Background:
This is a predicted structure of a 350-nucleotide part of an RNA (small-subunit ribosomal RNA, central domain) from an uncultured bacterium. The full RNA is in RNAcentral, with records from ENA.

[in-house]
Context: one part of a larger RNA
RNA sequence: CUGGGCGUAAAGAGUACGUAGGCGGUUUGGUAAGUCAACUGUGAAAGCCCCGGGCUUAACCUGGGAACUGCAGCUGAUACUGCCAGACUAGAGUCUGUGAGAGGGUAGUGGAAUUCCUAGUGUAGCGGUGAAAUGCGUAGAUAUUAGGAGGAACAUCAGUGGCGAAGGCGACUGCCUGGCACAAGACUGACGCUGAGGUACGAAAGCGUGGGGAGCAAACAGGAUUAGAUACCCUGGUAGUCCACGCCGUAAACGAUGUCAACUAGUCGUCGGUUCCGUUUCGGGGAUCGGUGACGCAGCUAACGCAUUAAGUUGACCGCCUGGGGAGUACGCGCGCAAGCGUAAAACUC
Numbered sequence: 001c002u003g004g005g006c007g008u009a010a011a012g013a014g015u016a017c018g019u020a021g022g023c024g025g026u027u028u029g030g031u032a033a034g035u036c037a038a039c040u041g042u043g044a045a046a047g048c049c050c051c052g053g054g055c056u057u058a059a060c061c062u063g064g065g066a067a068c069u070g071c072a073g074c075u076g077a078u079a080c081u082g083c084c085a086g087a088c089u090a091g092a093g094u095c096u097g098u099g100a101g102a103g104g105g106u107a108g109u110g111g112a113a114u115u116c117c118u119a120g121u122g123u124a125g126c127g128g129u130g131a132a133a134u135g136c137g138u139a140g141a142u143a144u145u146a147g148g149a150g151g152a153a154c155a156u157c158a159g160u161g162g163c164g165a166a167g168g169c170g171a172c173u174g175c176c177u178g179g180c181a182c183a184a185g186a187c188u189g190a191c192g193c194u195g196a197g198g199u200a201c202g203a204a205a206g207c208g209u210g211g212g213g214a215g216c217a218a219a220c221a222g223g224a225u226u227a228g229a230u231a232c233c234c235u236g237g238u239a240g241u242c243c244a245c246g247c248c249g250u251a252a253a254c255g256a257u258g259u260c261a262a263c264u265a266g267u268c269g270u271c272g273g274u275u276c277c278g279u280u281u282c283g284g285g286g287a288u289c290g291g292u293g294a295c296g297c298a299g300c301u302a303a304c305g306c307a308u309u310a311a312g313u314u315g316a317c318c319g320c321c322u323g324g325g326g327a328g329u330a331c332g333c334g335c336g337c338a339a340g341c342g343u344a345a346a347a348c349u350c
Base pairs, nucleotide, nucleotide: 004321005320006319007304008303012318014201015200016199017198021194022193023192025088026087027086028085029084030083031082033081034080035077036076037075039073040072041071042070049065050064051063052062053061054060091191092188093187094186095185096184097182098181099180103177104176105175106174107173108172109171110154115149116148117147118146119145120144121143125136126135162169163168206247207246208245209244210243211242215241216240220236221235222234223233258317259316260315261314262313263312266295267294268293269292270291271290272289273288274287275286276285277284299306300305323350324349325348332343333342334341335340
């Protein structure tokens, strides 16, 4: 390099946008670069291969041929690819009209609950566990009533429900804002797909500065348990969890399944449109488009299983894998305040 692979055996980048590159719909004309054909030149000799000849054979020597799959020139062909010009609408997009939604940002508002504070009632316990103890309480706790403070999270609705590229998103209202679906037309006319580098976003934890701090709670302290108990259980409790701004850039970032497109039996749910039939509200049935589930045929798979949301049948492009350990480590380089992250070996060993 060819070849084989990537749901679970090694292997899909966390996600998107997009540069170069690769690939690219229908049709007409031109061109003839790629492509194809003829001819000419060249492709040294030797060697290899074929047919002969010479040493008694062979090795060896020698004659002829073939081959040298290539390159260049020239003449032609025009289906396909490219290029140039024109046209088209099935891809892609724009407009008009509806619709659903925890999509994002920001400002404000609300009630339940926990904790704390003040006051009242009230008296000896409360709390906690397998059982206890530490702890709290006669300086009046727990319980209960009223008032107040403050922070965080939003019960029910809630649903293999919805939205988002992924991470993720859940009280209510306003403002700003992204995407999506559907219906019927009109318009642009290939404007497309993928995407090395690059850029942006990216849970939790962690870091910097300044706030905030109710509950919870690494660390830590005490009480238990135990042979021990640096744990599991209990009582406390600081970072943190929250906000603003700036970093970090990783996760079993999972559907362990890259993106886009086409094709390939069905059955049953559910969400959002549109439409038809019937209809009092309302619900039901049929059709169709888009999403999301359960099952199942062909096919695929080592099996499990997947099965129009493919792991089926194909095409385009990217990423990645190549025995286990050493090791996602060392070194170097880049990034970072740091923690560390990214890239990424070898010796040796089985």
Background
The prediction has a mean pLDDT of 89.